[in-house]
RNA sequence: GGGCGAUUAGCUCAGUGGAAGAGCGCUACGUUCACACCGUAGAAGCCAGUGGUUCGAACCCACUAUCGCCCA
Repeated sequence: GGGCGAUUAGCUCAGUGGAAGAGCGCUACGUUCACACCGUAGAAGCCAGUGGUUCGAACCCACUAUCGCCCA
């Protein structure tokens, strides 16, 4: 320098056009003498950024950024 892939909650990941979920973790309550386990409820996301397409974008397109792999 060229090609490919990834980026979504604190972590690991789903979600391929009608607008965001799970597991673990965290907080509160119940339970216990207490802790753990378990149960219930809750918080936590401008979906990496900018622009475009569309009635409508996490999703499609372009560019940028970061990370990884391959080639030279």

The RNA shown here (transfer RNA) has 72 nucleotides and comes from a soil metagenome. The prediction has a mean pLDDT of 80.